[in-house]
Molecule: transfer RNA
Organism: Thermus sp.
RNA sequence: GGGCGACUAGCUCAGUUGGUUAGAGCGCUUCUCCGACACGGAAGAGGUCAGAGGUUCGAGUCCUCUGUCGCCCA
Numbered sequence: 001g002g003g004c005g006a007c008u009a010g011c012u013c014a015g016u017u018g019g020u021u022a023g024a025g026c027g028c029u030u031c032u033c034c035g036a037c038a039c040g041g042a043a044g045a046g047g048u049c050a051g052a053g054g055u056u057c058g059a060g061u062c063c064u065c066u067g068u069c070g071c072c073c074a
Stems, first nucleotide, its partner, number of pairs: 001073007010026004019057001028044005050066005
């Protein structure tokens, strides 16, 4: 230098053919349970879907550029 892939909650990841509330597990907070802790039970908070632009009635999803990380070729 060229090619490919990934980026969604604090972490690991789903998210179907673009379609009407953006989710799961773990973690966190509060309450409960217990003599107390852990476990268990109930409730809750937490998101610029990497950034910008475009297409569309509608974008996490499609297109372009940029960034970060990984792999391959030279």